[in-house]
RNA sequence: GCGAGUGUGGUGUAGUGGUAACACGUAACCUUCCCAAGGUUGAAACGGGGGUUCGAUUCUCCUCACUCGCU
Numbered sequence: 001g002c003g004a005g006u007g008u009g010g011u012g013u014a015g016u017g018g019u020a021a022c023a024c025g026u027a028a029c030c031u032u033c034c035c036a037a038g039g040u041u042g043a044a045a046c047g048g049g050g051g052u053u054c055g056a057u058u059c060u061c062c063u064c065a066c067u068c069g070c071u
Stems, first nucleotide, its partner, number of pairs: 001070007010024004018054001026042005047063005
């Protein structure tokens, strides 16, 4: 330099053109003599920018980061 792939809460993963899910973690409360465990409730995310569309995390283009292959 060329090609391909992956970007989703703090972490690991789902998901699909129509209110973004689960687990762990985290905060508060309940339970307990205390801790641990358990229960309830809450906060927290679609890498960035354009296009298509009534509507984009999804389709598409560019770009950024990472990974892989070729040179």